[in-house]
RNA sequence: GGGCUUAUCGUAUAGUGGUAAUACGCCGCAUUCGCAUUGCGGAAACGCGAGUUCGAUUCUCGCUAAGUCCA
Numbered sequence: 001g002g003g004c005u006u007a008u009c010g011u012a013u014a015g016u017g018g019u020a021a022u023a024c025g026c027c028g029c030a031u032u033c034g035c036a037u038u039g040c041g042g043a044a045a046c047g048c049g050a051g052u053u054c055g056a057u058u059c060u061c062g063c064u065a066a067g068u069c070c071a
Base pairs, nucleotide, nucleotide: 001070002069003068004067005066006065007064010024011023012022013021018054026042027041028040029039030038047063048062049061050060051059
């Protein structure tokens, strides 16, 4: 320098045109003499910019970052 892949709550992963889910973590309540465990509830995210579309996390293009292969 070129090809390909990926980017989603704090972390690890789903989701794939219409309401973004799960586990751990965090907060609150209950339970306990107290802690832990357990149960219930809550907050928290689609890398950035543009395009297509009635509607984009999803499709297209560019940028950024990471990974991988070739040179």
Predicted 3D model of a 71-nucleotide RNA (transfer RNA) from Candidatus Moranbacteria bacterium GW2011_GWC2_40_12. It was read from a public genome assembly. Rfam family: tRNA. Taxonomically the source falls in Candidatus Moraniibacteriota (Bacteria, Bacteria candidate phyla). The prediction has a mean pLDDT of 82.